[in-house]
A computed fold for a 482-nucleotide part of an RNA from an uncultured bacterium, annotated as small-subunit ribosomal RNA, 3' major domain. Its mean pLDDT, the model's own confidence on a scale to 100, is 82. The full RNA is in RNAcentral, with records from ENA and SILVA. Its Rfam family is "Bacterial small subunit ribosomal RNA".
Context: one part of a larger RNA
RNA sequence: UGACGGGGGCUCACACAAGCGGUGGAGGAUGUUGCUUAAUUCGAAGCAACGCGAAGAACCUUACCAGGGUUUGACAUGCAGGGAUUAACCCCAUGAAAGUGGGGGGAUUGCCUUCGGGUGUAACCUGUACAGGUGUUGCAUGGCUGUCGUCAGCUCGUGCCGUGAGGUGUUAGGUUAAGUCCUGUAACGAGCGCAACCCCUAUCGUCAGUUGCCAGCGGGUCAUGCCGGGGACUCUGACGAGACUGCCGGUGUCAAACCGGAGGAAGGUGGGGAUGACGUCAAGUCAUCAUGGCCCUUACGCCCUGGGCUGCAAACGUCCUACAAUGGUAUGGGCAGAGAGCAGCCACUGGGUGACCAGGAGCGAAUCUUCAAACCAUAUCACAGUUCGGAUCGGAGUCUGCAACUCGACUCCGUGAAGCUGGAAUCGCUAGUAAUCGCAUAUCAGCCAUGAUGCGGUGAAUACGUUCCCGGGCCUUGUACA
Numbered sequence: 001u002g003a004c005g006g007g008g009g010c011u012c013a014c015a016c017a018a019g020c021g022g023u024g025g026a027g028g029a030u031g032u033u034g035c036u037u038a039a040u041u042c043g044a045a046g047c048a049a050c051g052c053g054a055a056g057a058a059c060c061u062u063a064c065c066a067g068g069g070u071u072u073g074a075c076a077u078g079c080a081g082g083g084a085u086u087a088a089c090c091c092c093a094u095g096a097a098a099g100u101g102g103g104g105g106g107a108u109u110g111c112c113u114u115c116g117g118g119u120g121u122a123a124c125c126u127g128u129a130c131a132g133g134u135g136u137u138g139c140a141u142g143g144c145u146g147u148c149g150u151c152a153g154c155u156c157g158u159g160c161c162g163u164g165a166g167g168u169g170u171u172a173g174g175u176u177a178a179g180u181c182c183u184g185u186a187a188c189g190a191g192c193g194c195a196a197c198c199c200c201u202a203u204c205g206u207c208a209g210u211u212g213c214c215a216g217c218g219g220g221u222c223a224u225g226c227c228g229g230g231g232a233c234u235c236u237g238a239c240g241a242g243a244c245u246g247c248c249g250g251u252g253u254c255a256a257a258c259c260g261g262a263g264g265a266a267g268g269u270g271g272g273g274a275u276g277a278c279g280u281c282a283a284g285u286c287a288u289c290a291u292g293g294c295c296c297u298u299a300c301g302c303c304c305u306g307g308g309c310u311g312c313a314a315a316c317g318u319c320c321u322a323c324a325a326u327g328g329u330a331u332g333g334g335c336a337g338a339g340a341g342c343a344g345c346c347a348c349u350g351g352g353u354g355a356c357c358a359g360g361a362g363c364g365a366a367u368c369u370u371c372a373a374a375c376c377a378u379a380u381c382a383c384a385g386u387u388c389g390g391a392u393c394g395g396a397g398u399c400u401g402c403a404a405c406u407c408g409a410c411u412c413c414g415u416g417a418a419g420c421u422g423g424a425a426u427c428g429c430u431a432g433u434a435a436u437c438g439c440a441u442a443u444c445a446g447c448c449a450u451g452a453u454g455c456g457g458u459g460a461a462u463a464c465g466u467u468c469c470c471g472g473g474c475c476u477u478g479u480a481c482a
Base pairs, nucleotide, nucleotide: 001482002481003479004478005477007476008475009474010473011472012471015466016465019429020428021427022426023425026321027320028319029318030317031316032315033314034312035311042053043052064307065306066305067304068303069302070301073130077129078128079127080126081125082124089104090103091102092101093100094099110119111118112117132296133295135294136293137292141290142289143285144284145283146281148279153192154191155190156189157188158187159168160167161166172183173182174181198273199272200271201270203241204240205239206238207237208236209235213230214229217228218227219226244267247261248260249259250258251257323422327381328380329379330378331377332376333375339370340369341368344363345362348359349358350357351356388419393414394413395412396411397410398409399408435458436457437456438455439454440453441452
């Protein structure tokens, strides 16, 4: 100087407390361990691995296994030799395919020429340098990332103090979300962080008015901005305004600031996002990529078929669905936002109980397509393993796709398991939040999505407080630790 203490003081945080809803019990989905296996490819490991890499494992992917093949190679460049029919393309045999063997076929082509040929060259062939490796080392590395933590810290120059390590500044008194600001002060200044500058959102104005809108005027329809028209309104999207403790009162060291109030759409960081200091964990990644060393080179490379990554005594994590009446079922009614769309989204019509099929308009989209659901009304069920719950299994189908056996999703009929609110323990959340309800998108032929990322609808309870638990910050103290 640090680190540590079941030392002290101050302080913060969904850390506790106060509340609301869960997990832990059931069934299922998914990831992991273990076991099994020819293979069940690899990585991730307390928080910070475990719906993680994977925003899509039937083939492909694919790295694993078995079998069949291949060796200048699936891919790149150079050199040497061959090279004018040996290529493309078509056919046959064989084969699971990859491939192997055979036949047909003949594109394009420079220069010289004595028209005999010579020479050069693309593809291709042979040979050689080399290619190739998801082989190894993340403890050789770059890059990228997680974490403490959006915590308020981490440092420097000069000066001063100390023999020195080092200290001071950065401590103290207040204050703040903040090393934020003020005052004091052997310190005076400065840098990286904080804040602000950026984006979205909440209010208003100006400009603009189509594909959006429709108040007034006119026309038209069973009905609809449908038409003429209009820019008022909504909205769209560009530019501005607006919030700064600016104003008033009080407290305070004539300070910083805090408390209350006015006005205001918004008030003291308005709400949310992006933004992550010096560093820590030899944290993670050689399997995104790049890369040093090491290793393989008729194989640890490459191609193909099939299988596996989906196995199943057991254990754990994360979720979904429930156990019901604040509910289930049936019929009717009503309201979003944000996205996506041409090998696409698909209105509408017809067929089918249905998944879907057959036709078929519109739309490369503010123009066309996309039922929101919870909710409301009415009816019914009456506490039961039920009109709860839907696992499992049987049968029949639809769709995608060469192909759904291993191993797809969906539909219909039947079947109708566990489960009556969950032990010890444990998690999230302070407001448009929790809870609850649906919608969309990426990946994608299809999909094992109950995941992820967004979007809106409905919409709470509680916070006395900081004694205690966990973690963090500052000062101080002890130490046989570094």